[in-house]
The RNA shown here (c-di-GMP-I riboswitch aptamer) has 87 nucleotides and comes from Acidaminobacter hydrogenoformans DSM 2784. RNAcentral holds the sequence, with entries from Rfam. The coordinates come from a structure-prediction model, not an experiment, and the mean pLDDT is 80. Taxonomically the source falls in Acidaminobacter hydrogenoformans (Bacteria, Bacillota, Clostridia, Acidaminobacteraceae). Its Rfam family is "c-di-GMP-I riboswitch aptamer". Rfam's curators write: GEMM was predicted in a large-scale screen for bacterial structured RNA regulatory elements.

RNA sequence: AAUCCCGUUAGGUAAACUGUUGGAAACUUCAGGACACAAAGCUAAAGGGACUUCCUCCGAAAGUGGAAAAGUCAGCCAGUUGCAAGU
Repeated sequence: AAUCCCGUUAGGUAAACUGUUGGAAACUUCAGGACACAAAGCUAAAGGGACUUCCUCCGAAAGUGGAAAAGUCAGCCAGUUGCAAGU
């Protein structure tokens, strides 16, 4: 420097749930808590996919309803970076 099929050691992250913060909602902040993860690091206007629908448009007597993200999800795929061991 490359590789990353391996995960010994030292470590890392933190699902559900409970309380709590913000939000119209999806979801999220902080704390407890551990499902699990060799990238469960980062990237959401570099790509795909999914979720929500306040505003907006259509519809409706009024509603229900439909469309639509520059909102949300990285622990959906993907891109990208990277530790240790081994070669």